[in-house]
Molecule: SAM riboswitch aptamer (S box leader)
Organism: Balneolaceae bacterium
RNA sequence: UUCUUAUCCAGAAAGGUGGAGGGACAGGCCCUGAGAAACCUUAGCAACCGGUUCCGGCAGAAAUGCCGGAGUGACAGGUGCUAAAUCCUGCCCGUUGCAGCUGUUUACGCAAUUGGGAAAGAUGAGAA
Numbered sequence: 001u002u003c004u005u006a007u008c009c010a011g012a013a014a015g016g017u018g019g020a021g022g023g024a025c026a027g028g029c030c031c032u033g034a035g036a037a038a039c040c041u042u043a044g045c046a047a048c049c050g051g052u053u054c055c056g057g058c059a060g061a062a063a064u065g066c067c068g069g070a071g072u073g074a075c076a077g078g079u080g081c082u083a084a085a086u087c088c089u090g091c092c093c094g095u096u097g098c099a100g101c102u103g104u105u106u107a108c109g110c111a112a113u114u115g116g117g118a119a120a121g122a123u124g125a126g127a128a
Base pairs, nucleotide, nucleotide: 001128002127003126004125005124006123007122008121013042014041015040016039017038021031022030023029025090026089027088028087043082044081045080048078049077050075051072052071053070054069055068056067057066058065059064086120091117092116093115094113095112096111097110098109
């Protein structure tokens, strides 16, 4: 970097260095000299992986191993995260309203929507 898969309306910040940007992209809307990004220190959140405990199943003479489920952070592990729902919207469908056309209906247009699904992105785990 690419692929697969799970999750994304919860939660959790102080200090130091630094000195103007940041919130992925676009449009909005925000944050920021009462100090942005980045780096460092300490603290915290969560529970993806790992550890550990219990339960069930399978294999085994047993030790134990594998699979599934539930708990555990007083568990000195590996990541991640600590403004705003992934800050909101973006594409498709639905619902509601408006406008407009028509003999009538539908389609098409605009707006709203804490309704559904996708796309994109982020993070974990696995693979190449």